[in-house]
RNA sequence: GGCGGAGUAGCUCAGCUGGCGAGAGCAUGCGGUUCAUACCCGCAGGGUCGGGAGUUCAAAUCUCUUCUCCGCUA
Numbered sequence: 001g002g003c004g005g006a007g008u009a010g011c012u013c014a015g016c017u018g019g020c021g022a023g024a025g026c027a028u029g030c031g032g033u034u035c036a037u038a039c040c041c042g043c044a045g046g047g048u049c050g051g052g053a054g055u056u057c058a059a060a061u062c063u064c065u066u067c068u069c070c071g072c073u074a
Base pairs, nucleotide, nucleotide: 001073002072003071004070005069006068007067010026011025012024013023019057028044029043030042031041032040050066051065052064053063054062
């Protein structure tokens, strides 16, 4: 240099044949329960879907470009 893969909440990830208001578990906070703590149950906070642009009525999802990481290859 060429090719391929990954990037989504603090962490691990799902969602990627375009459309239910972006989700799950763990973690955090609050409440319930308990004499108390833990377990358990409920609720809440937290996201520029790596950045930018384009297509579309509508983009995490499609297209282009760019950044970071990993692998293969010359």

Overview:
Transfer RNA from a Defluviitaleaceae bacterium, 74 nucleotides, folded computationally. The organism belongs to Defluviitaleaceae, within Bacteria. RNAcentral holds the sequence, with entries from ENA. Its mean pLDDT, the model's own confidence on a scale to 100, is 83. It matches the Rfam family "tRNA". From the family's description: Transfer RNA (tRNA) molecules are approximately 80 nucleotides in length.